[in-house]
Context: one part of a larger RNA
RNA sequence: UGACGAGGGGCCCGCACAAGCAGCGGAGCGUGUGGUUUAAUUCGACGCAACGCGCAGAACCUUACCCAGACUUGACAUGCAGCUGCACGCCCACGAAAGUGGGUCGCCUUCGAGGGUGCUGCACCGGUGCUGCAUGGCUGUCGUCAGCUCGUGUCGUGAGAUGUUGGGUUAAGUCCCGCAACGAGCGCAACCCCUACGGUCAGUUAUUGGUGUCUGACCGGACUGCCCUUCGGGGAGGAAGGCGGGGAUGACGUCAAGUCCGCAUGGCCCUUACGUCUGGGGCGACACACACGCUACAAUGGGGGCGCCAGCGCGCUGCGACCCGGCAACGGGGAGCUAAUCGCCAACCGUCCCCCCAGUGCAGAUCGGGGGCUGCAACUCGCCCCCGUGAAGGCGGAGUUGCUAGUAACCGCGUAUCAGCCAUGGCGCGGUGAAUACGUACCCGGGCCUUGUACA
Repeated sequence: UGACGAGGGGCCCGCACAAGCAGCGGAGCGUGUGGUUUAAUUCGACGCAACGCGCAGAACCUUACCCAGACUUGACAUGCAGCUGCACGCCCACGAAAGUGGGUCGCCUUCGAGGGUGCUGCACCGGUGCUGCAUGGCUGUCGUCAGCUCGUGUCGUGAGAUGUUGGGUUAAGUCCCGCAACGAGCGCAACCCCUACGGUCAGUUAUUGGUGUCUGACCGGACUGCCCUUCGGGGAGGAAGGCGGGGAUGACGUCAAGUCCGCAUGGCCCUUACGUCUGGGGCGACACACACGCUACAAUGGGGGCGCCAGCGCGCUGCGACCCGGCAACGGGGAGCUAAUCGCCAACCGUCCCCCCAGUGCAGAUCGGGGGCUGCAACUCGCCCCCGUGAAGGCGGAGUUGCUAGUAACCGCGUAUCAGCCAUGGCGCGGUGAAUACGUACCCGGGCCUUGUACA
């Protein structure tokens, strides 16, 4: 000087506790993981910070794993040499396909050759093989925490200190005052985007038109500017106050944190195989255990009818109004729309009637049967519809999670990936809309100062 808590003291934060609301932990199912099993159940991730994570889409493909069948200059790149009417296509045989064997027609041309392609050979390709303890890049994390440093000066033999400590203040090393310090940099804040109010212009859309909604561009507006004040705070005006709300933005560094399977890359290893292609299987196994979710256990509920409002988005190998068939999934036609124009589009919530507390008209697992759709193909292993079947489950032990306002909770809608979908996941959007915070003693994490010993 730093680190540390097995210590002490002072100050201060954070849904950290407390105060509240809703959960998880019990049930069934979904997904991930451990374990076990397996020919294989590919690999990685492991306290916070692994476990709906890489996977924003595993039937084949993907696919890296297993079994079997095949290929070797190779599925792909560049170069050299030699040969060649040879590639590509078509046909035949074997085959599950890949592939192997055979046949056939058939390129341009300035006729020297050259280009393309194929064959043979040589250099080489190739490897999701190993090492994230050789690396780049990117990322997580402490932590959006308020810190981390430098120049010159000064002090100290020196390591180093000072500045950055102190008194106030702040969300903040934010600002003020003081001070052997004076300044500066990376952080903080501001500049950027969305949102709440208004104005101008333009545009299309709806409309006969006025006009308004909408979209875009630009501008205004909030700055402790005004008033009071004990400087903590209170008040006015205003759509909005004292950082208005949200986002983006992540300092020096820490964890030899994560990733060689996104990519790049040193070294090592494989080279008729650890490369490549194909068929099938597996990644979906199932006595169990954990993590995160979904649906419930009902009456502020379930069912049927009726009525009625949103926002974000998406659409041309697409969205599909509307008509017809079907109980339905869906099928057959098909207008319009490259979308402010047409469509997805029905929001959920609400209201009236039935049910009368029961394992029920709750709950929907599981299983049987019949159908629809996508796709070469739904057996392993897809989704959807209809009929039947109706399981556990009576609000969940110890423990544990989230959240301070348009938040939690409840409710539906959209979308990426995507042929389809195992989405209850992810990312967004709006609708309804709370309770509570005395306070900082305690638990957890963190910041500053001080003291102390063991440690470097």
The part of an RNA shown here (small-subunit ribosomal RNA, 3' major domain) has 456 nucleotides and comes from an uncultured bacterium. The full RNA is in RNAcentral, with records from ENA, Greengenes and SILVA.